[in-house]
RNA sequence: CAACUGAGCACGCCGAGUCUCUCGCAAGAGGGAACGGGGGAACCAUUCUGAGGGGUGAGGUCGCUCGCGCGACAGGGCUACCUUCCGGUCCUAACCCGACAGCUAACCUCGUAGGCGUUAAGGAAGGCGCUU
Numbered sequence: 001c002a003a004c005u006g007a008g009c010a011c012g013c014c015g016a017g018u019c020u021c022u023c024g025c026a027a028g029a030g031g032g033a034a035c036g037g038g039g040g041a042a043c044c045a046u047u048c049u050g051a052g053g054g055g056u057g058a059g060g061u062c063g064c065u066c067g068c069g070c071g072a073c074a075g076g077g078c079u080a081c082c083u084u085c086c087g088g089u090c091c092u093a094a095c096c097c098g099a100c101a102g103c104u105a106a107c108c109u110c111g112u113a114g115g116c117g118u119u120a121a122g123g124a125a126g127g128c129g130c131u132u
Base pairs, nucleotide, nucleotide: 010118011117012116013115014114018033019032020031021030022029023028034112035111036110037109038108039107044102052100053097054096055095056094060073061072062071063070064069074092075091076090077089078088079087081127082126083125084124085123086122
């Protein structure tokens, strides 16, 4: 000096998963707001009911392959002030309900996790902010 690994702070990313109050020595317990999900009329819609059906989520559809897997369309994330476009780049999982659920006002109810990155950081337009 470079590479790799670990830790802390800070910053950033996926995601609803954040902020705050009370009690308590603490561990923890219980609320509020905000965000997100499920169930649930009329009207409307629907042909599912064992090869079941359904939910969260971007994580679907089709084709090829003996298979691994590949491809196309569609969908989703990132690209560091924000939004959009262009270009680039990556992902298309996993889990749950338990015979059962279309939409759905009132109403009922549940969640507030987990994971990752760090010298990486492109262009244009519009906007915001700071400085002079």
Molecule: c-di-AMP riboswitch aptamer (ydaO/yuaA leader)
Organism: Dehalococcoidia bacterium